Background:
Predicted 3D model of a 65-nucleotide RNA (Fluoride riboswitch aptamer (crcB RNA motif)) from an uncultured Acidobacteriia bacterium. Its mean pLDDT, the model's own confidence on a scale to 100, is 78.
[in-house]
RNA sequence: AUGGAAGAAGGCGUUGGAGUUCGCCUUGAACCGCCCCGAACGGGGCAGAUGACUCCUACGGGGGG
Numbered sequence: 001a002u003g004g005a006a007g008a009a010g011g012c013g014u015u016g017g018a019g020u021u022c023g024c025c026u027u028g029a030a031c032c033g034c035c036c037c038g039a040a041c042g043g044g045g046c047a048g049a050u051g052a053c054u055c056c057u058a059c060g061g062g063g064g065g
Stems, first nucleotide, its partner, number of pairs: 009026005016056006033046005
């Protein structure tokens, strides 16, 4: 340096943090949303701070003091 195996662990799941849980990946990885027009560049549109649940924070709307 290269290849393989095991262990410990780490990372990721479209906008922040935490807990629980599920799934995926093993660093050339998982992951980096969807729809429409368009040859492409590009343009237009849509849902959501969660993978799921709960809480906090930020943002938005309504009501009351």